[in-house]
The part of an RNA shown here (large-subunit ribosomal RNA, domain I) has 521 nucleotides and comes from a wastewater metagenome.
Context: one part of a larger RNA
C1' cells in the first nucleotide's frame, strides 16, 4: 500500500422545529399632498456603533377614556430614575415636527447658499379658490411596435397586444332608441350563461370570428337648446308714439300612439326626490371588561400535561403556552358586555321638482350637421353587390305634407326622432387594514429577503444582487486548581436530565483525513 473491523476528524446531508413566506374567501379601505406628501438627510440616549422610535418640546410632550404592579424599546451591564397622588402599556384626540424633497423669494453640485415675506397656471370686478407631486392593480382616451405564426415570405397573424402619452374614480367606461324585430313583438346601459366556433371574414392559408333569440345578475329613470311670455341692457332708426335687432336673465317646455308654444276649460294639492343643507334611529367598528371546570391522590422521570385511581365543566373538548401528550395550569375559547372617536345612514324636517282635458294647424322641436364624393379608420365583415359607426379634403340638403333605419339600390310596409347634456346598482382590481382557511412550503423549499435585504457585493450608469435560522426546560454560558508565551487551547472540579447540548453549541448522513487491531502484499 490494500482489504476488513473498531474508534475519532472533518463535513453539514437527513429528520425535527419555525421566528418568514404562499395562495384563497369574506369584510374594510379604496387614497396622501401647498395646513407641504410619498421618500429621504441630519439630529434626539448618563454611557449608544446599528435598528427602531421621536423630532431643537426630539427612545419623547398634553388631555380623554382603558388597564394594574411594575417600568426606562431591540439590549446585557454600570451608573442612575419613574412609578398605587396609578407609572411602563393600549385606544382616541391634540401639540410640536430642523433641512431637503411636487419644492413654491432666487440660486443650486438635493439635505446647502444668497435675500427677506415671495414661484406659476386658471376661475373671479374683487374678497378668495382651485391646480401642481406621489401611488399596486383596475379603467377611458391619445399614439402605437417587433419577435413570432403562415413550417419561406409581402397581404394576413402576433395586436389595438407590449410600450409611451393624458386623464379619472372607488370603481371607470357604457346608458334612457332617429335600437332590435318580423306580420308576432321586445323595450337604457353593464355583467355572466347560452347561442357558437354557429352565421360569416380568410394569400378562403395560417387563422379571425359576431349578432338575433333565450336563461341570469342588477334595475331608474331624467335635465337642457327652442318656440311663446316676461324684466334688464346694448346697437340701429325715429314723425319721439315707436319700430328693427342683438345680449343677458327668469318664466315656459322637452317628444315619435309624435309632443310643445299660442288659444279655451278644469284642478292646486297628493305626490315623488339619485343633489344640497340639518337632525339623526337600527346596525357595525371600537382600547378594552365578564367569560365553567382538579394549583387533586399515586407512580415513572430531570421534569407530568403520561400511566393507574377518584372527580367536574361543557352555549366553552378552536388554538397557543407551560420542564414529555392538559377540556378544568395559564392565555384564550363559546356566550355577552363596551366609554371616546369612527363608518352606517331608517326616518324626520328644510330645500327642490311636478298636473290633466279640448281645439286649431300659425310658430317651435339641435346646420357646415345629415347625405355624397374622394382617401383612411370601426364592425365578424381584408373593398367586396357592403349596409351601419367614426372623419382629413371637398361638395352639401330637408323642417313635420318631415327625417334617420331595417346589410348595395328602389317600392310597399315596420321600427324610431340623429346633429345638446346628466344617471345609481348588477361589473374590474387589490398597494393598504382586519379574520378565517390550506391534500400551500419547511431554511437549496417558501418571497430575492424566516437572519439589520433591495442589504453585502458587481457595474460609469441604466440595471444586476446573493450567502446567512435551531444551546439548554432554564445561562443554571464552567467559581476554583493545573499545563501553557498566551486573555489561546487543554486536563480536572463544577452546572446540567444530557457538555460527543459549551456558545465553530439539536440531529450529525456521505465525500475525504486519522489512529488502533487483524489479514495480505
Nucleotide at each position: 500500500g490494500g482489504c476488513g473491523c473498531a474508534c475519532g476528524g472533518u463535513g453539514g446531508a437527513u429528520g425535527c422545529c419555525u421566528a418568514g413566506g404562499c395562495a384563497u374567501a369574506c369584510a374594510g379601505a379604496g387614497g396622501c399632498g401647498a395646513a407641504g406628501a410619498a421618500g429621504g438627510a441630519c439630529g434626539c440616549g448618563g454611557u449608544a456603533a446599528g435598528c427602531u422610535g421621536c423630532g431643537a418640546a426630539a427612545a419623547g410632550c398634553u388631555g380623554u377614556g382603558g388597564g394594574u404592579a411594575g417600568g426606562c424599546g431591540c439590549a446585557a451591564a454600570c451608573g442612575g430614575c419613574c412609578u398605587u397622588u396609578g407609572a411602563u402599556c393600549c385606544a382616541c384626540a391634540g401639540g410640536u415636527g430642523u433641512c431637503c424633497g411636487a419644492a413654491u423669494g432666487g440660486g443650486g453640485a438635493a439635505a446647502c447658499c444668497c435675500u427677506u415675506u415671495a414661484a406659476g397656471u386658471c376661475c373671479g370686478c374683487a374678497a378668495g379658490g382651485a391646480c401642481g407631486g406621489c401611488g399596486a392593480a383596475c379603467c377611458u382616451c391619445g399614439u402605437g411596435a417587433a419577435c413570432u405564426g403562415a413550417a419561406a415570405c409581402a397581404u394576413c397573424u402576433a395586436a389595438g397586444u407590449a410600450g409611451c402619452g393624458a386623464g379619472a374614480g372607488g370603481a371607470a367606461u357604457a346608458u334612457a332608441g332617429a335600437c332590435c324585430a318580423a306580420u308576432a313583438g321586445g323595450a337604457a346601459u353593464u355583467c355572466c350563461c347560452u347561442a357558437a366556433g354557429u352565421a360569416g371574414c380568410g394569400g378562403c392559408g395560417a387563422g379571425c370570428g359576431a349578432a338575433c333569440g333565450g336563461g341570469g345578475a342588477u334595475g331608474a329613470g331624467c335635465c337642457c337648446a327652442a318656440a311663446c311670455c316676461a324684466g334688464a341692457g346694448g346697437a340701429g332708426u325715429u314723425u319721439c308714439g315707436g319700430c328693427u335687432u342683438c345680449u343677458c336673465u327668469g318664466g315656459g317646455g322637452u317628444u315619435g300612439u309624435a309632443g310643445g308654444g299660442c288659444g279655451g276649460g278644469c284642478a292646486u294639492a297628493a305626490u315623488g326626490g339619485a343633489u344640497c343643507c340639518a337632525u339623526g334611529a337600527a346596525c357595525g367598528a371600537g382600547a378594552c371588561c365578564g367569560g365553567a371546570g382538579g394549583a387533586c391522590c399515586g407512580u415513572u422521570g430531570g421534569a407530568a400535561a403520561g400511566c393507574g385511581g377518584c372527580g367536574c365543566c361543557a352555549a366553552a373538548g378552536a388554538g397557543g403556552g407551560u420542564g414529555a401528550c392538559a377540556g378544568c395550569c395559564c392565555c384564550g375559547u363559546a356566550c355577552g358586555g363596551g366609554a371616546a372617536u369612527c363608518g352606517a345612514g331608517a326616518g324626520u324636517g328644510g330645500c327642490c321638482a311636478g298636473g290633466c282635458c279640448c281645439u286649431g294647424u300659425c310658430c317651435c322641436u339641435g346646420a357646415g350637421u345629415a347625405c355624397c364624393g374622394c382617401g383612411g379608420g370601426a364592425c365578424c365583415g381584408g373593398a367586396g353587390a357592403a349596409a351601419u359607426c367614426c372623419u382629413g379634403c371637398g361638395g352639401g340638403a330637408a323642417u313635420c305634407c318631415g327625417c334617420c333605419a331595417g346589410c348595395a339600390c328602389c317600392a310597399u310596409c315596420u321600427g324610431g326622432c340623429a346633429a345638446g347634456g346628466c344617471u345609481a346598482a348588477a361589473u374590474a382590481c387589490u398597494a393598504c387594514u382586519g379574520u378565517a382557511u390550506g391534500a400551500c412550503c419547511g431554511a437549496u423549499a417558501g418571497u430575492g429577503u424566516a437572519c439589520c435585504a433591495g442589504u453585502a457585493c458587481c457595474g460609469u450608469g441604466a440595471g444586476g444582487g446573493a450567502a446567512a435560522g435551531g444551546u439548554g426546560a432554564a445561562a443554571a454560558g464552567c467559581a476554583c486548581c493545573c499545563u501553557g508565551g498566551a486573555c489561546a487551547a487543554g486536563g480536572g472540579a463544577g452546572u446540567g436530565a444530557a457538555a460527543u447540548a459549551g456558545a465553530c453549541c439539536c440531529u450529525g448522513a456521505a465525500a475525504c483525513c486519522g489512529u488502533g487491531c487483524g489479514c495480505c502484499u
Annotation: It matches the Rfam family "Bacterial large subunit ribosomal RNA". Gene Ontology terms of the family: structural constituent of ribosome and ribosome.